[in-house]
Context: one part of a larger RNA
RNA sequence: UUGGGCAUAAAGUGUCUGUAGGUGGCUUUUCAUGUCUGCCAUCAAAUCCCAGGGCUCAACCUUGGACAAGUGGUGGAAACUACCAAGCUGGAGUACGGUAGGGGCAGAGCCAAUUUCUAGUCGAGCAGUGACAUGCGUAGAGAUUGGAAAGAACACCAACGGGGAAAUUACUCUGCUGGGCUGACACUGACACUAAGAGAUAAAAGCUAGGGGAGCAAAUGGGAUUAGAUACCCCAGUAGUCCUAGCCAUAAAUGAUGGAUACUAGGCACUGUGCGUAUCGACCCGUGUAGUGCUGUAGCUAACAUGUUAAGUAUCUCACCUGGGGAGUACGUUCGCAAGAAUGAAACUU
Numbered sequence: 001u002u003g004g005g006c007a008u009a010a011a012g013u014g015u016c017u018g019u020a021g022g023u024g025g026c027u028u029u030u031c032a033u034g035u036c037u038g039c040c041a042u043c044a045a046a047u048c049c050c051a052g053g054g055c056u057c058a059a060c061c062u063u064g065g066a067c068a069a070g071u072g073g074u075g076g077a078a079a080c081u082a083c084c085a086a087g088c089u090g091g092a093g094u095a096c097g098g099u100a101g102g103g104g105c106a107g108a109g110c111c112a113a114u115u116u117c118u119a120g121u122c123g124a125g126c127a128g129u130g131a132c133a134u135g136c137g138u139a140g141a142g143a144u145u146g147g148a149a150a151g152a153a154c155a156c157c158a159a160c161g162g163g164g165a166a167a168u169u170a171c172u173c174u175g176c177u178g179g180g181c182u183g184a185c186a187c188u189g190a191c192a193c194u195a196a197g198a199g200a201u202a203a204a205a206g207c208u209a210g211g212g213g214a215g216c217a218a219a220u221g222g223g224a225u226u227a228g229a230u231a232c233c234c235c236a237g238u239a240g241u242c243c244u245a246g247c248c249a250u251a252a253a254u255g256a257u258g259g260a261u262a263c264u265a266g267g268c269a270c271u272g273u274g275c276g277u278a279u280c281g282a283c284c285c286g287u288g289u290a291g292u293g294c295u296g297u298a299g300c301u302a303a304c305a306u307g308u309u310a311a312g313u314a315u316c317u318c319a320c321c322u323g324g325g326g327a328g329u330a331c332g333u334u335c336g337c338a339a340g341a342a343u344g345a346a347a348c349u350u
Stems, first nucleotide, its partner, number of pairs: 003322003008303001012318001014201004021194003025088004034080001035077008049065006091191001092188003096183004103177007114150008125136002162169002206247006215241002220236004258317006266295011299306001323350003332343004
C1' cells in the first nucleotide's frame, strides 16, 4: 500500500460558510462516453500450461498448440451511467400568515452586597487558626447610626427547561438585526449533499496602546507547620480579572461519537407549535410535527454500554489511524510584536 478501522483500545479537523473535485430525485426522447458482445489485427523469442519427441529415466533439451488479459480497427445491443432535448413535484428554496426564545450588536437605568472616605455614639479589643503568630487598634479599631463615592457581578424566579454552528448565552428597558419552528397551500422546478485548498468565527491565559481598578488574586513579602517547606493554612499584596482598539488561535474546544439522506418495537416525561375533542373559559384527553431527556425490544458491541437524538441496517462524501518510547521533539518552511502556533521526521531503543 491493500485490507481493517476511528465513544472508552491508535484514530472525528473546535465550529461554520463555501471553490475545485466526488456523489446525486421521478418520466420520456436522442446519442453511444463508460458497459456488454461478434469478427479482424497485434500482443518478439525464451519462460508458464497442455499434447508429443530426444538424452537408459529424470532434471534438461526440443516440436506443435492454447487459455486468460490488454491495445487498435470494424459491426451490433441500449437496461444502467454520461450526453441531448422536453417535462414532473416528493428533495431544496422563495413569498404569505402565525409563534417561542438568557440568539447577536449598541445605548440607557435600578437594587442587595463589598470596600473606602466622612460625621456621630461607644471604649478595648478585633481579625485569624487544628493551635498560634504575623496583621489592625487608645493617634480611638471592631460594633452601630447618618451621608458620599467607586468598581465588578446580577440572589429569588431556575427546571431533567430555552436559544445559538461552536466558543458560549440570565438584573430591567429601548433601538437595530440573524436564525428556527409551524400553517394552508401560491410560486421556482433538482436549483441538492459533502467538501481538499481558501475564508469567517473561536473559552481561559497571554501580548500591544489608552483608560479603569471595589472584590478576588499568579508573582512577591511576612507568619505558621515541618528534619526541610521555594507548598498545603493565615496576614498582606502586584500583574491580571473590567472597558475601548488591535493581536494570539490554542483547551479533557467532550456527546472523548464528522456531515447528509432513508429505513427499523414500544413506554414515560418536558419544551415550541398545529388540529380534533371538551368547556363560560383555562386545564384534561387524543393526534401530527420540530426538539430535549429517561427507560427499553430487535440488532450491534471485546465488554461497558448504545438502542428512531444509534454505537442498528444501507448509500454518498470529507478528516484521521497503523506497536511503545525517541516526539508533537529536531531541521526546514509559513504565520506571530513576543509567547509561541501550524506542518512535522530520523538515528537509536524496546
Description:
Small-subunit ribosomal RNA, central domain from Trichopus zeylanicus subsp. travancoricus, 350 nucleotides, folded computationally. Rfam family: Bacterial small subunit ribosomal RNA. Rfam links the family to the GO terms ribosome and structural constituent of ribosome. The RNAcentral record of the full RNA draws on SILVA. The source organism's lineage runs through Eukaryota, Streptophyta, Tracheophyta, Euphyllophyta and Trichopus zeylanicus.